[in-house]
RNA sequence: CGGUCGAAAGGGCAAACCCGGGGCGACCCGGGGGCGCAAAGCCAACGGACCUCAAAAACCAAUGAGCUGAGGUGGCCGGGCUGCCGAA
Numbered sequence: 001c002g003g004u005c006g007a008a009a010g011g012g013c014a015a016a017c018c019c020g021g022g023g024c025g026a027c028c029c030g031g032g033g034g035c036g037c038a039a040a041g042c043c044a045a046c047g048g049a050c051c052u053c054a055a056a057a058a059c060c061a062a063u064g065a066g067c068u069g070a071g072g073u074g075g076c077c078g079g080g081c082u083g084c085c086g087a088a
Stems, first nucleotide, its partner, number of pairs: 012037002017032006035075001041081003046078003049073006
């Protein structure tokens, strides 16, 4: 000098739940509230997983699973991009 880790400081986000609103729904938005998070910032037009809605056919006593289509979750994971401070 560079890389990695992440203590401290300044802070940041914000679970469950409650209230109001949107949606058939998963869920989303705003307010309250803090379970937690060093990326709990962004990407679902990269891969996987889970959740919701719907139709057809087939099976079936019925229920229901699977397939297909559309949607949701980034605080489910991998991955990509960006980012404040930097001790031992």